[in-house]
RNA sequence: GCCGCCAUAGCUCAAUUGGCAGAGCACCUAUCUUGUAAAUAGGGGGUUAUGGGUUCAAGUCCCAUUGGCGGCU
Numbered sequence: 001g002c003c004g005c006c007a008u009a010g011c012u013c014a015a016u017u018g019g020c021a022g023a024g025c026a027c028c029u030a031u032c033u034u035g036u037a038a039a040u041a042g043g044g045g046g047u048u049a050u051g052g053g054u055u056c057a058a059g060u061c062c063c064a065u066u067g068g069c070g071g072c073u
Stems, first nucleotide, its partner, number of pairs: 001072007010025004019056001027043005049065005
């Protein structure tokens, strides 16, 4: 230098054919307990890496950029 893959909650990851952004763990509250843990119930947390484009509608499709990983030379 060229090619491919990845980027979504604090962490690990889903999201089917473009159609309401979710789960587990963690965190907070309540119940329970002498207290803690566990258990049960509930709750909060998102500019989907950044900037544009297409579309009635984009996490998803297209372009560029940034970062990470791998391959080729």